Annotation: A computed fold for a 544-nucleotide part of an RNA from Porphyromonas gingivalis, annotated as large-subunit ribosomal RNA, domain I. The full RNA is in RNAcentral, with records from ENA. Lineage of the source: Bacteria > Bacteroidota > Bacteroidia > Porphyromonadaceae > Porphyromonas. Rfam family: Bacterial large subunit ribosomal RNA. Model confidence (mean pLDDT): 83 of 100.

Context: one part of a larger RNA
RNA sequence: GGCAGACGGUGGAUGCCUAGGCUCUCGGAGGCGAAGAAGGACGUGAUAAGCUGCGAAAAGCUGCGGGAAUCGGCACAUACGAAUUGAUCCGCAGAUAUCCGAAUGGGGCAACCCGUCAGGCCAAGGCCUGACACAUGAAUUGAUUUCAUGAGCGAACGCGGGGAACUGAAACAUCUCAUUACCCGUAGGAGAAGAAAACAAAAGUGAUUCCCUCAGUAGUGGCGAGCGAACGGGGAUUAGCCCAAACCGGCUUUGUUUCGGCAAAGUCGGGGUAAUAGGACUUCGACAAAAGUUUAAUGAUAGAUAUAGGAGAACCUACUGGAAAGUAUGGCCGAAGAGCAUGAAAGCUGCGUAUCCGACAUAUCGAACAAUAGACGACGGAGCACCUGAGUAGCGCGGGACACGAGACAUCCUGUGUGAAUUGGCGGGGCCCAUCCCGUAAGGCUAAAUACUCCCGAGAGACCGAUAGUGAACCAGUACCGUGAGGGAAAGGUGAAAAGAACCUCGAACAGAGGAGUGCAAUAGACCCUGAACCCGUCUGCCU
Numbered sequence: 001g002g003c004a005g006a007c008g009g010u011g012g013a014u015g016c017c018u019a020g021g022c023u024c025u026c027g028g029a030g031g032c033g034a035a036g037a038a039g040g041a042c043g044u045g046a047u048a049a050g051c052u053g054c055g056a057a058a059a060g061c062u063g064c065g066g067g068a069a070u071c072g073g074c075a076c077a078u079a080c081g082a083a084u085u086g087a088u089c090c091g092c093a094g095a096u097a098u099c100c101g102a103a104u105g106g107g108g109c110a111a112c113c114c115g116u117c118a119g120g121c122c123a124a125g126g127c128c129u130g131a132c133a134c135a136u137g138a139a140u141u142g143a144u145u146u147c148a149u150g151a152g153c154g155a156a157c158g159c160g161g162g163g164a165a166c167u168g169a170a171a172c173a174u175c176u177c178a179u180u181a182c183c184c185g186u187a188g189g190a191g192a193a194g195a196a197a198a199c200a201a202a203a204g205u206g207a208u209u210c211c212c213u214c215a216g217u218a219g220u221g222g223c224g225a226g227c228g229a230a231c232g233g234g235g236a237u238u239a240g241c242c243c244a245a246a247c248c249g250g251c252u253u254u255g256u257u258u259c260g261g262c263a264a265a266g267u268c269g270g271g272g273u274a275a276u277a278g279g280a281c282u283u284c285g286a287c288a289a290a291a292g293u294u295u296a297a298u299g300a301u302a303g304a305u306a307u308a309g310g311a312g313a314a315c316c317u318a319c320u321g322g323a324a325a326g327u328a329u330g331g332c333c334g335a336a337g338a339g340c341a342u343g344a345a346a347g348c349u350g351c352g353u354a355u356c357c358g359a360c361a362u363a364u365c366g367a368a369c370a371a372u373a374g375a376c377g378a379c380g381g382a383g384c385a386c387c388u389g390a391g392u393a394g395c396g397c398g399g400g401a402c403a404c405g406a407g408a409c410a411u412c413c414u415g416u417g418u419g420a421a422u423u424g425g426c427g428g429g430g431c432c433c434a435u436c437c438c439g440u441a442a443g444g445c446u447a448a449a450u451a452c453u454c455c456c457g458a459g460a461g462a463c464c465g466a467u468a469g470u471g472a473a474c475c476a477g478u479a480c481c482g483u484g485a486g487g488g489a490a491a492g493g494u495g496a497a498a499a500g501a502a503c504c505u506c507g508a509a510c511a512g513a514g515g516a517g518u519g520c521a522a523u524a525g526a527c528c529c530u531g532a533a534c535c536c537g538u539c540u541g542c543c544u
């Protein structure tokens, strides 16, 4: 030195575990903010570095309710205290709430500096309280003051305005990626859309939205890559309305006036809202006056739910063992044999579970009921030809949207230029024309079915189990890196219970070790469950 065996060291795999994650389901909530948010800085404890809580009234103060014996957070020690005159704790409501931050008296290198006015304290310096930003709107004054609103933050979802490239086309330019990413504006618990100038086709349908299908069809497309409907059918959910105008009237202003008025404009009220056109006006006939019906607006109550809680059945003994829930014997409950814990594996030990009950207060929902308001009730005929949304529709040019790339290209939007008709009207039915059919643009509102989850509660998993699962099971967006934007870890497990090793010895020792003691176990000793491999030793045997 090699090989083998035994025993160790090192190391932290594996097994077991779970305090944390992941993905869903149901229900709730869907906002917070100048009454100062989100997020922070600095403080705050008898002792107090961190976390948590709180704010100079500072791990807290007050009221009401619950609850019942302990309590002074994590946090295990000492001291000192609190509590049956009901504490701690839990729920609801309030008080306080430094400084920064939209930050708003002015400034500023956030958590700091400096003011003005009024009031108070005061010899003065100074201190205390309140007000003082900007924008928009309303009201108002001699003079700008008062009131209201806004701002900022927030995960996704919505609508609108801008808007790529990599990529694919096996290169690349139209095209694709994609009306995506990203930026901006803005809203709500949803948003958007929405009551046909719609579809359809000789038969009909009847606002919108969403799902399944139609269908990878018809189409579109350097007819390449690709893109990609609709009608119809089946479902979810259902809800329809209001103006403008004609006409009538009030008021104001202006013009004119023979002062009687007349006209115009503006504003307010009535009226009116349709496609088998409807309405206004005139007229005729019925009824006429309200009962009643109804509503998406209002109030209030009974009640319901949520935010603390309460009641809640039934098992003992022996054996093994450190420990019984195991085994054995014999029982019991069950509207409860979900689950968790307890020294191993418990329906009957504990917490719970089924079931039942419960609120001073706050919040949400909410009938009957009440009042107000709106609508319907309130029609039909004839005449008349007054009204029925104009720089609009259409058209030219240029773009964009439609599954549709300019195409035979309808339809929609509009930058620019033109520019109608008025119910004997106008638009559409995929060039265009006719017949026919459908509709009534150029004003507006509208629940539900749909989308999402920062957040709260309950529950589930042929999801993970510490190199997994969130980056983060642990004081993690931390330590650390970077000028910065930004990047971004590692790190879980003694034991049933600390019973966490008094005392002694060696030692320089608060290192370490050996005894002693605890414990079922200490090769469970805090570098602590199990303790693989690599690697390193000690002893013995054999070989060289």
Base pairs, nucleotide, nucleotide: 001543002542003541004540005539006538007537008536009535015529016493017492020464021463022461023460024459025458026457027456028455029453030452031153032152039100040099041098042055043054044053046078050074051073061094062093063092064091065090066089070082071081072080105114106113107112115132116131117130118129119128120127121126134150135149136148137147138146139145157188158186159185160184161183162182168175172222198205199204209236210235211234212233213232219227220226240445241444242443243389247270248269249268250267251266252265253264254263255262256261275423277388278387279386281383282382283381284380285379292376293375294374295373298370299369303365304364305363306362307361309357310356311355315330317328318327319326331348332347333337339351340350341349394418395417396416397415398414399413400412401411404430425440426439427438428437429436480487481486500528503515504514505513506512